């Protein structure tokens, strides 16, 4: 200077005026007034995961459905995070993986070819001939019974030997480990598990319209099942409650009544700084802060200056995480090319 690569921060700024929500003072008497504070995101969104929390029993055991699947750590957890190992891709910085097992077992492998695992088209040997051997050579194919030599044979062929390959399972070394370099044995078609299966780990259910308190309102309504009922996504077992000769527990159907307030609600697995520890995600300690709680749904209007001329876009119980939308603007490290000192 020009390409890339990894992160990271803002999210229109300032000042005036008037209005809007909370919270708390003060006056003031049920009604307002004056202060002061504090008031929508990086994602608030999709509702995909994973909790807190409440609420079904004492959420007990077990099954199966279901999810993830290399190793370590890291967290409350996780399908997420941080570091590595292995495979791919890039000149590189880096990026990307649906990464356990094919030596339990069953399925598949179009087309093309004789045949895709119980091979035999053309070759090759042999035979008068029918036939017989064969699996090294050729050919389709993505893939043809693990490759190359050498010997051997009628002619081949792990049939014999020697070096290899691939896999099992062992021994060293280095490492917490996946893994890796090595020795030596034992096996011999090859893919496929984002096929069924196996193996490891997880694995009640419903969800803030969960749930609870207060008031008022109606018909202490009508009928029907039956000794058992009920326990809230499948099924088993144990337990607990109520209830027993039908008035009742309890389920079912039909009708009637209410639909207001209040709490849940916002102090939290919180935030911010700095030591320390760790490669790192992180952790631990000290100190300092309080940062919407609306409920038909609150932050808007107006003016002025400044320039980057403002994109994606609005909380509703809360938090951690991923995936999608995004206009512009600053930062920092690195890589590769070309040039110049």
């Nucleotide at each position: 200077u020009g390409g890339g690569u990894a992160g990271g921060c803002g999210a229109u700024g300032c000042a005036g005026u008037c209005g809007c929500u909370u919270u708390g003072a003060u006056c003031a008497u049920u009604g307002a007034a004056u202060g002061a504070a504090a008031g929508a995101g990086g994602a608030a969104a999709g509702u995909c995961c994973g909790g807190g929390c409440u609420c079904c029993a004492c959420a007990g055991g077990g099954c199966a459905a279901g999810a993830u699947g290399c190793c370590u750590c890291c967290u409350a957890a996780c399908g997420g995070g941080a570091g590595g190992a292995a495979g791919g891709a890039g000149u590189a910085a880096u990026c990307c993986u649906a990464u356990g097992g094919a030596a339990a077992g069953u399925g598949c492998c179009a087309c093309a070819g004789a045949a895709a695992a119980u091979a035999a088209c053309c070759g090759c040997c042999u035979g008068c001939a029918c036939g017989g051997g064969u699996a090294a050579g050729g050919g389709u194919g993505a893939a043809a019974a693990u490759g190359g030599g050498a010997g051997g044979u009628a002619a081949g062929a792990g049939c014999u030997c020697c070096c290899a390959a691939u896999g099992g399972g062992u021994c060293u070394u280095g490492g917490c480990a996946a893994c890796a370099a090595g020795g030596g044995u034992c096996a011999u078609g090859g893919g496929u598990a984002a096929a069924c299966c196996c193996c490891a780990u997880c694995g009640g259910g419903a969800g803030c319209a969960a749930g609870g308190u207060u008031a008022a309102a109606u018909a202490g309504g009508a009928g029907a099942a039956c000794a058992g009922a009920a326990g809230c996504g499948g099924c088993c077992c144990g337990c607990u409650u109520c209830g027993u000769u039908a008035c009742g527990a309890u389920u079912c159907u039909c009708g009637g009544g209410u639909a207001a307030a209040c709490c849940g609600c916002u102090c939290g697995a919180g935030g911010u700084a700095a030591a320390u520890u760790g490669u790192g995600a992180a952790a631990u300690u000290u100190a300092c802060c309080c940062u919407a709680g609306a409920u038909a749904a609150a932050u808007g209007a107006c003016u002025g200056c400044a320039c980057a001329c403002g994109a994606c876009a609005g909380a509703a119980c809360c938090c951690g995480g991923c995936u999608u939308a995004u206009a512009c603007g600053c930062c920092u490290a690195c890589c590769c090319a070309u040039u110049c000192a």
About this RNA: Predicted 3D model of a 341-nucleotide RNA (Bacterial RNase P class A) from a Candidatus Marinamargulisbacteria bacterium. The model forms 97% of the base pairs in the Rfam consensus. It was read from a public genome assembly, where an Rfam model found it. The coordinates come from a structure-prediction model, not an experiment, and the mean pLDDT is 78. The source organism's lineage runs through Bacteria, Bacillati, Candidatus Margulisiibacteriota and Candidatus Marinamargulisbacteria.